Background
This is a predicted structure of a 267-nucleotide RNA (Bacterial large signal recognition particle RNA) from a Miltoncostaeaceae bacterium. It matches the Rfam family "Bacterial large signal recognition particle RNA". Rfam's curators write: The signal recognition particle (SRP) is a universally conserved ribonucleoprotein involved in the co-translational targeting of proteins to membranes. The family's RNA type in Rfam is non-coding RNA gene. The source organism's lineage runs through Bacteria, Bacillati, Thermoleophilia, Miltoncostaeales and Miltoncostaeaceae. RNAcentral holds the sequence, with entries from ENA. It is recorded under the gene name ffs.

Formats: sequence, structure tokens, C1' cells
RNA sequence: UCGUGCUAGGCGGGGAGCUUGCGGUGCCCUGUCACCCGCAAUCCGCACAGCGGGGCUGAAUUCCCGCCCACGGGCCCGAGUCGGGGUUUUGUCGGGCGUACGAGCACGGUGUUGAAGGUGAGGUCCCAUUCGGUGGGCGCCCGUGAACCAGGUCAGGUCCGGAAGGAAGCAGCCUUAAGCGGUGCCGUCCUCGCGCAAUGGGGUCACCUCACUGGAGCCGUGCCGUGCGUCUGAUCCUCGUAUGAGGUCUCAACGGCGGGUGCGCGA
Repeated sequence: UCGUGCUAGGCGGGGAGCUUGCGGUGCCCUGUCACCCGCAAUCCGCACAGCGGGGCUGAAUUCCCGCCCACGGGCCCGAGUCGGGGUUUUGUCGGGCGUACGAGCACGGUGUUGAAGGUGAGGUCCCAUUCGGUGGGCGCCCGUGAACCAGGUCAGGUCCGGAAGGAAGCAGCCUUAAGCGGUGCCGUCCUCGCGCAAUGGGGUCACCUCACUGGAGCCGUGCCGUGCGUCUGAUCCUCGUAUGAGGUCUCAACGGCGGGUGCGCGA
């Protein structure tokens, strides 16, 4: 060095998490030529590290170590974005709307044919009663109203009687009860989202009217200024289990480079 038979090792790796720690199941990344069965997240197995059983490969493209690159993950920092807040003197500056005020400005109206203010009375408001009105019930009035079971009169006919006479009684006519309908001049009772009504009582100065007093202002609109309320913009501060370009550190799949690793027998 070659052949042959074995052995160590290998038959995916990594990140976060869990854990005293390690490996695995589960999640994520990478990768695929990447063994089989059983076990396992209020978990499974261990204490140099998955356990138990079986199989394949086997000293190198495959096992071990170092370096480079780098998917991806983790810790920290983090401009910006988004959302919340900025209290007592609403952080600071500004805009819109509303509102109050002003020894302010302008215009208009009104006022010595009497402003503001003051005093008094009345009304608007509430309660009670009366009157009226609305609606309804009852009475009253008018009309209608009974085949028989209501009344009167009862032709004809019927019955009793020797006769005189008598009895019941249908239709018709008259009347009436209950009922039905009409009307509201009238009476009475009840009711009410009623009233330019009357009387009495209460209440209030908010508005209106009137009278007296008073003796020069009063009212409206716009602008300006100030305060307050509310909405909103810019900027600043602050908070956030929100989001986040990017960065430091760290682990690192795949891939690349370099190095390392047995035993027996035969030639």
C1' cells in the first nucleotide's frame, strides 16, 4: 500500500421554551439520501446525559475537531408610527363655534308727545264653586206596536133554552203593555285634554298692561378686547402588554476550507 473480517462512531442539525442540569416529545428555522417499533406537557427518560427492543452502515463523500460564510432564533438599545394623558394657573402658540362682560369703536332704532329706575293695581299661573258648552243615561213628548196566550165593542156563525132570553167569542174597529223608532222646546243625573264667562281664595315679580313717581337715557347688530366652555391644528413633555426601520452582542441550520481517528489475519 492492497484485500478481508471486526470495533469505536454514525443513521439529521439548530433556536427559543421547560428544567437544578442534560436529552426527548410539543413549537419555530434549516435541510432531506437522511432506519423501524414503544414511551411523553398539570410530560417522558436520565445525572456526562433520552430510555427499552430490533435493523443497517462502518474507519471515511459518511465519524471527530477547528475556521469562514450564513437562513433563522434570542437579549439589549432604538429614530419613527399609533394610542392615552398633560392636573391647581387646563405645558406653549394658533384656529373654529358658543357664551358672559366692557368708562371701547361704528351703524341703526327708540326716548322731554317723557328713557332707565322706583311704587301700586290688574292679567298670564294654580284651586274651589256657579253658569255655559261637549258627550251619554233616564224621565217627559210624538209615532209605531198583540193570529191565540191584553182590554172594550163584537157583524156573521156556534152553544144552552119550548120561548123570552142568555153564554163564550173569530174577523173588523177602538185602546193599551213590554218592546222599537224619532225629536230635544223641557226636566234630572253623570262625564270632560272645553270656556275672550262669573264669583271667591292662593301664588309670583318671569313677562304683559295700566296709573303715579322720576327726569335722560335705553335697545339691537357688527367689529375689537378680556374671561369661560367646547372642538381642533402645530410643537413640547410623559405613559404604553401597541407597532417598529436600523444597530451592538450572542447561539447558529445548510454550504465551503483545513486537520485528526483504530484492532485482527493474509499478500